[in-house]
RNA sequence: GGGCUCGUAGUGUAGCUUGGAUAUCACAAAGGCCUCCGGAGCCUUGAACCGGGGUUCAAAUCCCCGCGGGCCCG
Repeated sequence: GGGCUCGUAGUGUAGCUUGGAUAUCACAAAGGCCUCCGGAGCCUUGAACCGGGGUUCAAAUCCCCGCGGGCCCG
């Protein structure tokens, strides 16, 4: 330099192929119930689409450029 692939809450992950309403789930965090206290259990809450641009009525999803990680080739 070239090709492929991945990037979504604090962590991991679904959703992408086939665009659609308020973005899923688990753990963690905070609050409450319970308990002598804690844990477990139950309930509730906050928190995310790597950046920019384009297409579209509508983009996490499609297209382009860039950034970062991984693999391969030279």